RNAcentral holds the full RNA, with entries from ENA, Greengenes and SILVA.
A computed fold for a 350-nucleotide part of an RNA from an uncultured bacterium, annotated as small-subunit ribosomal RNA, central domain.
The coordinates come from a structure-prediction model, not an experiment, and the mean pLDDT is 88.
Rfam family: Bacterial small subunit ribosomal RNA. Gene Ontology terms of the family: structural constituent of ribosome and ribosome.
[in-house]
Context: one part of a larger RNA
RNA sequence: CUGGGCGUAAAGGGCAUGUAGGCUGUCUUAUAAGUGUGAAGUGAAAUUCCUGGGCUCAACCGAGGAACUGCUUUGCAUACUGUAAGACUUGAGUCCGAGAGGGGGUGGUAGAAUUCCUAGUGUAGGGGUGAAAUCCGUAGAUAUUAGGAGGAAUACCGUUGGCGAAGGCGGCCACCUGGAUCGGUACUGACGCUGAUGUGCGAAAGCGUGGGGAGCAAACAGGAUUAGAUACCCUGGUAGUCCACGCCGUAAACGAUGAUCACUUGGUGAUGGUUGAGUUAAAUUAAUCAUUGCCGGAGCUAACGCAUUAAGUGAUCCGCCUGGGGAGUACGGUCGCAAGGCUGAAACUC
Numbered sequence: 001c002u003g004g005g006c007g008u009a010a011a012g013g014g015c016a017u018g019u020a021g022g023c024u025g026u027c028u029u030a031u032a033a034g035u036g037u038g039a040a041g042u043g044a045a046a047u048u049c050c051u052g053g054g055c056u057c058a059a060c061c062g063a064g065g066a067a068c069u070g071c072u073u074u075g076c077a078u079a080c081u082g083u084a085a086g087a088c089u090u091g092a093g094u095c096c097g098a099g100a101g102g103g104g105g106u107g108g109u110a111g112a113a114u115u116c117c118u119a120g121u122g123u124a125g126g127g128g129u130g131a132a133a134u135c136c137g138u139a140g141a142u143a144u145u146a147g148g149a150g151g152a153a154u155a156c157c158g159u160u161g162g163c164g165a166a167g168g169c170g171g172c173c174a175c176c177u178g179g180a181u182c183g184g185u186a187c188u189g190a191c192g193c194u195g196a197u198g199u200g201c202g203a204a205a206g207c208g209u210g211g212g213g214a215g216c217a218a219a220c221a222g223g224a225u226u227a228g229a230u231a232c233c234c235u236g237g238u239a240g241u242c243c244a245c246g247c248c249g250u251a252a253a254c255g256a257u258g259a260u261c262a263c264u265u266g267g268u269g270a271u272g273g274u275u276g277a278g279u280u281a282a283a284u285u286a287a288u289c290a291u292u293g294c295c296g297g298a299g300c301u302a303a304c305g306c307a308u309u310a311a312g313u314g315a316u317c318c319g320c321c322u323g324g325g326g327a328g329u330a331c332g333g334u335c336g337c338a339a340g341g342c343u344g345a346a347a348c349u350c
Base pairs, nucleotide, nucleotide: 004321005320006319007304008303012318014201015200016199017198021194022193023192025088026087027086028085029084030083031082033081034080035077036076037075038074039073040072041071042070048066049065050064051063053061054060091191092188093187094186095184096183097182098181103177104176105175106174107173108172109171110154115149116148117147118146119145120144121143125136126135162169163168206247207246208245209244210243211242215241216240220236221235222234223233258317259316260315261314262313263312266295267294268293269292270291271290272289273288274287275286276285277284299306300305323350324349325348332343333342334341335340
C1' cells in the first nucleotide's frame, strides 16, 4: 500500500468562506492520452522454476526449456475516463410575486422591580437561620406615602414554537442590512460538490485603554457549623458582570452524530407557504413543498438505541483514531501584552 473504524468503547475539525487538489448531469461528433488486444525489438550471465544428465547419493556442477509479471516502437478497437468542438435542461443560479421570523447593526423610548437620596406618617425593633450570631436601628431603622437619582435586565405572551453557519438571538418604535421558504417557470446553460494551506466569525472567563457601576458577586473580612472547616449556611464586599475600542481563540463550542447528493414501509403533532373542497367570512377538511418534534417497521447496531431530520442502502471530498499511564506534559517552532493557545514526543511503567 491493501485493510478496520469514528452517537456512548480511541476517533467528526467550534462554525463558515474559499485557493490548490480530488470528484462531477444528459446527448452528439472528433481524437485515441489513459484502457483493451495483437505483433516486433529488448528484458546480459548467474540466481529461481521444470526436464533429463555428471561426481557411488546429496550438497555441488554443467545442458536444454520456461520465466524475467518491465520498457520501447507499431497495427487495431472505442464501452468507460481524458482532451477538443457543438447541443440540452432535470443539478446550480438569476428574475418576478407573496407571506413568516428573539437573524445582524445603529439610534430612540416604555413600564415593573432592586438599591440609594430627600421629605411626611410612625415606634422599637428589623434582618437572617436548622437554630443563631456577625449586621442595621432611638443620631429614628423595618413598615408605609410622595418626589427624585442611577444602572442593569425585559415578567405575562413563551412554546420538544421561531431565526441564525456555528457561537448565539427575546419589552416597544424607527432607520440600515444578511439569509431562508413558498409560488410562477421568464432567463443563463453544468456555471456543481468537497475542500489541505489560508482567511473570517467564534459562549463564558481573562487581558489593555477610557468610561460606568443599581443588583449580583470570585478574592477578601467577619459570624456560624465542625474534632478541624482555608467549604457548604449567614452578614458584608472588591475585581468582574455593563458600554466603546483593541486583544484572547478556548468550552460537555454536544445531536458527544463532518459536508453534499440519491434511494428505501408507516402513524401522529407543530411552524411557514401554495392549491383544491367548504363557508357571506370563518371553523373544518384533502393534497403538496420547506422546516421542526414524538412513536414505530424493514435494515443496521456489542447492546443501548437509530430508524425518509438514519446510526439503513450507496456515491464524492475533507478531518480524525490505532492499549492504559507518563501527557495534551517536555523540547523545538509559531501566535499572544500576559494568562496561555496551536503543533506535539520519548524514556520508563502496567